[in-house]
This record gives sequence, structure tokens and C1' cells, in this order.
RNA sequence: GGUGAUGUAGCUCAACUGGUUAGUAGCGCGAAACUCAUAAUUUCGAGGUUGCUGGUUCAAGUCCAGCCAUCACCA
Repeated sequence: GGUGAUGUAGCUCAACUGGUUAGUAGCGCGAAACUCAUAAUUUCGAGGUUGCUGGUUCAAGUCCAGCCAUCACCA
């Protein structure tokens, strides 16, 4: 340099064929209950520029274009 894949919460992942307000998600974080106290356990809660900029559409995490980052393969 070329081809392909991936990018969603602090981390790991969902979200169906584009459809109403992104998920009773797991871990982590905060609070409460329990305990003499801690751990464990239970309950509740907070936490999102869906990589960025545009485009298509009544409607975009999802489709299209460019760019950025990571990974794989080729050179």
C1' cells in the first nucleotide's frame, strides 16, 4: 500500500427484516438490608455523542459515502 472484519455503559456483550423510550443483560461502581464487624448474599440506584463527519428516509445502532482506530490476510 491492497482486501476483509470489527467499533454500542468503566470492561465483556445483546438489540431480529430500518419502526415507537437502547438492555428487569453479566462483571464492576454507589447506597441500603443482613452482621459485633468484614466478606458473602439480597434489594435498589447511577452510568450511553451507538468511533467521527456527512447523506438517504416519515423514521438510522442498523442502509450509503468519506475519515479515524484495532485485528486478520496479501504484498
Predicted 3D model of a 75-nucleotide RNA (transfer RNA) from an Anaerolineae bacterium. Its mean pLDDT, the model's own confidence on a scale to 100, is 81. The organism belongs to Anaerolineae, within Bacteria.